[in-house]
Order: sequence, then structure tokens, then C1' cells
RNA sequence: AUGAACCCGGUGGGAGAGUUCCGAUUUUCGGACGCCGAAGGUGCAACCUUUCGCUAGGCAGGCGGAAGGGAAACUCUCAGGCUUAAGUACCAUUGGGGGACG
Repeated sequence: AUGAACCCGGUGGGAGAGUUCCGAUUUUCGGACGCCGAAGGUGCAACCUUUCGCUAGGCAGGCGGAAGGGAAACUCUCAGGCUUAAGUACCAUUGGGGGACG
């Protein structure tokens, strides 16, 4: 001095699903049933590693089993949400931290 991954903010955009019923109360809570998936979280395919068995005279190879690792906007609906508002993954932009590579 160039400044990645990652983390914390600002700004803009940003969906889905009952303004259902009942009770209390005041805009909140509780219950019942019906739903949504984009806070967060769960699960797994291919593939990789280890190991066991079979095939084979042996190695390699092939086939099968077990264990571990292993993605998501998929999945589950635990959490969260279902008028408005707020909030939300994600996208863009910007500030800070950070310090890989050269």
C1' cells in the first nucleotide's frame, strides 16, 4: 500500500397466511379451530474419509453394509408469523471492524 472471507450498523426495495370465533380487557392477553414460511433452528442427496464382508492365488479394481463429514430459497413447522403498523431471509448501496491473497 491492494485489501477477500466473516461480523456490526445506516438507507432503499422486500412476500406469504383468518382484520375466524369466544372470554377478559382496552388496542393487549388467554383459549379453540384453520393456515404461512423469508428471524432463528431441525433433517437429508450426490460426493469424500474410515472400517467390515464378498469376488480373486495376491495387489489393484468391483459390489454390498456400518460410522463420521456433507447444500439450499428443498424439508419440518420447534420457534416465529397470519387487518394496519412494525419486523423478516434476500438484493442494491454505504459506514465501521477485520485481516486472507499479492